Two RNAs folded together computationally: RNase P RNA and transfer RNA, 462 nucleotides in total.
[in-house]
């Protein structure tokens, strides 16, 4: 200059009018509502504050509320999985280990157990999990004039199937092979050494056995009791059911009393032309008072929190503790907005000019917090790597 | 605001690690004098990206979308 890696910031700016929502404060001079008054509501004045990095998706982990449960532990059933640290806690996050990528800064990793079991591996191919042999090598008998055929045995290097074929690669060896010998490699067993530890490293002996799958069942270790603010908790109508004590209205008996009427106690009463039995259906008017839910409201719910900023300290770091500052949306059909002026990215047009026009990325609180995920125009910062060129 | 399902041809619907059936509708052809019916043929069907795997419509994850349940 170009080409990249990784990390962090910001997400238009300025003034001016008009408005919404919350909070404190003053005022009752005037207006409308409540009260006896103080005053309380609207209302009038002033002052504070009003989206976000993701306020999303609801994928994880909490706070807070109910419910179940005397407590603990198992089980079953979810979820997590290299080590270590970190934090309320988590599957986040930090720092290392192993493993892959990249020329390199760097970047990717659900990464415990397949020699506890079991399943499962299609097609292909001789054989797919008990080892097996189609081509093919090699020996050897017979036939044949030879080239080759058949047979019996040895083998597993070559070649073919397949995602995989029972260590790799080199030397030796062999009839031809073969961990049959050997050196490195991988692997397993073990032994110093470093590291809290994953793990590294040297060495010793093993001579290959023990193929893939656990984001299949399992097995091991270690976490989890369910449900969600439409949770919960007050408050409480209007109607229409419930319950209580009383008045009337009916019947019956009693007791005072001459009677009317009045107390008391008991219950039945009505409906069939009438009586009885047995059924059946209906039970009244009105006061007071008391619960239960329901609409609706309040409270959760946002001035005190796992709270923000900033110093500085300890740690490689996430993260801790210390001191100073501030106090910072809180709606409930649901505010956080319009409009003009200027200027800044941006973009089309004309063409030299202080030109005209258009126009701002993803989105948008709802109980609250830590994280993850994912959507995002564009503008800045800073560390590094790689090429090429000049000094 | 919370919670749960679910997405396979143009409809409908099976399958749950090994080539995605089967009705129905479509077009072609056969049969018929012509039609029905009924034979025989036919297609970019697993919502979309990423992972595990030898292999994914299936297991995992993320996103879109659709439905339902609590005042």
């Nucleotide at each position: 200059u170009c080409a990249g890696a990784c990390g962090g910031u910001u997400g238009g700016a300025u003034g001016g009018c008009c408005g919404c929502c919350u909070u404190c404060u003053g005022g009752c001079a005037a207006c409308g509502g409540g009260g006896a008054a103080a005053c309380c509501c609207g209302c009038c004045g002033g002052g504070g504050g009003g989206a976000g990095g993701a306020a999303a998706g609801u994928c994880c982990g909490g706070g807070c509320u109910c419910c179940a449960u005397g407590g603990a532990a198992a089980c079953a059933c979810g979820g997590u999985g290299c080590c270590g640290g970190u934090u309320a806690a988590c599957a986040g996050c930090c720092g290392g280990c192993g493993g892959g990528g990249g020329c390199g800064a760097c970047c990717c990793u659900a990464g415990g157990g397949a020699a506890a079991g079991u399943g499962c591996c299609a097609c292909a191919g001789a054989a797919a999990g008990c080892a097996a042999a189609c081509c093919g090598c090699c020996u050897u008998a017979u036939c044949u004039c030879c080239c080759g055929a058949u047979g019996a045995g040895g083998c597993a290097a070559g070649g073919g199937u397949g995602a995989a074929a029972g260590g790799g690669u080199g030397c030796g060896g062999u009839a031809a092979g073969a961990g049959c010998g050997c050196a490195c490699c991988g692997c397993g067993u073990u032994g110093g050494c470093g590291g809290c530890a994953a793990c590294g490293u040297c060495g010793a002996c093993g001579g290959c056995a023990a193929g893939g799958u656990a984001a299949a069942c399992c097995c091991c270790a270690c976490c989890g009791g369910g449900a969600g603010c439409a949770a919960a908790a007050c408050c409480g109508a209007a109607u229409a059911g419930g319950g209580a004590c009383g008045g009337c209205a009916u019947g019956c008996g009693a007791g005072u009393g001459c009677a009317a009427a009045u107390u008391c106690g008991c219950a039945g009463g009505c409906g069939g032309g009438u009586u009885u039995c047995c059924g059946c259906g209906c039970c009244g008017c009105u006061g007071u008072c008391c619960g239960g839910g329901u609409a609706g409201g309040u409270u959760g719910c946002g001035a005190c929190g796992a709270g923000g900023c900033g110093u500085g300290c300890g740690g490689u770091a996430a993260c801790g503790g210390a001191c100073g500052c501030c106090c910072c949306a809180g709606a409930u059909g649901a505010a956080u907005g319009g409009c003009c002026a200027u200027c800044c990215a941006u973009c089309g047009c004309a063409c030299u000019u202080g030109g005209c026009g258009a126009g701002g990325a993803c989105a948008g609180a709802a109980c609250c917090c830590g994280g993850c995920u994912u959507a995002c125009a564009g503008a800045c910062c800073g560390u590094c790597u790689g090429a090429a060129c000049c000094a | 605001g919370g919670c749960c399902c679910g997405g396979u041809g143009g409809g409908a619907g099976a399958g749950a690690g090994g080539c995605u059936a089967u009705c129905c509708a479509g077009c072609g052809g056969a049969u018929u004098g012509c039609a029905a019916a009924u034979c025989c043929g036919u297609g970019u069907a697993c919502a979309g990206c990423g992972g595990u795997u030898c292999g994914a419509a299936u297991c995992c994850g993320c996103u879109c979308c659709g439905g339902g349940c609590c005042u």
Rfam match: Bacterial RNase P class A. Rfam's curators write: Ribonuclease P (RNase P) is a ubiquitous endoribonuclease, found in archaea, bacteria and eukarya as well as chloroplasts and mitochondria. Its family is annotated with dimeric ribonuclease P complex, tRNA processing and ribonuclease P activity in the Gene Ontology. By type it is a ribozyme.